[in-house]
RNA sequence: GCCCCCAUCGUCUAGGGGACUAGGACGUGGCCCUUUCAAGGCCAAGACAGGGAUUCGAAUUCCCUUGGGGGCA
Numbered sequence: 001g002c003c004c005c006c007a008u009c010g011u012c013u014a015g016g017g018g019a020c021u022a023g024g025a026c027g028u029g030g031c032c033c034u035u036u037c038a039a040g041g042c043c044a045a046g047a048c049a050g051g052g053a054u055u056c057g058a059a060u061u062c063c064c065u066u067g068g069g070g071g072c073a
Base pairs, nucleotide, nucleotide: 001072002071003070004069005068006067007066010026011025012024013023018056028044029043030042031041032040049065050064051063052062053061
């Protein structure tokens, strides 16, 4: 330098055009329980890498950028 793949809560992930307000697990916070802690129950906060395009509608499709991984030279 060229090609391919990936990017979603703190972490791991579901989603593949309209289902609902983007769901789940772990973690975090609060409350309950307990003499206390752990375990358990209930509740809450927390995310679509950035920009543009297509479309009535984009986390989802396309392009560019950024970052990460892999292959070739």
A computed fold for a 73-nucleotide RNA from a Chloroflexota bacterium, annotated as transfer RNA. Its Rfam family is "tRNA". Rfam's curators write: Transfer RNA (tRNA) molecules are approximately 80 nucleotides in length. The sequence is in RNAcentral, with records from ENA. Its mean pLDDT, the model's own confidence on a scale to 100, is 81. Taxonomically the source falls in Chloroflexota (Bacteria, Bacillati).